[in-house]
RNA sequence: AACAACUCAACGCCUAAGCUCUAAAAAGAGCGCGGAGGACCCAAUAAUUGGGGCGAAUUCUGGACUUAUGCCAGGAAGGUUACCUCCUAAACCCAGCCCGACAGCUAACUCCGCAGGCGCGGCAGGAAGGAAUA
Repeated sequence: AACAACUCAACGCCUAAGCUCUAAAAAGAGCGCGGAGGACCCAAUAAUUGGGGCGAAUUCUGGACUUAUGCCAGGAAGGUUACCUCCUAAACCCAGCCCGACAGCUAACUCCGCAGGCGCGGCAGGAAGGAAUA
């Protein structure tokens, strides 16, 4: 000097997963965002082929191989990309986990979560609106 790795800060992305107060920190509290259970009425007529929940993460066709699942390829549905909506384009994702015999909707009411993982480069074009800031 170059390259690589690690740490911190700022900005940003997925996500409900943020802000404030107290505070050395932790714990706690409030606001905000999100999830579950839970009446009448309505709906349902099922019930080892168990059933159900969070989440975009379901499903179809074919292939190989299997008891089955799983695996590979392609499609449809769904989802993400620097404020939001719509159209077009491009690049991607389409997981994982939980309850434990049990839950439809559901006012009052009750309970719970605010983690984790990345980028640090790019400004994609168009239309009509909206929002925020100055």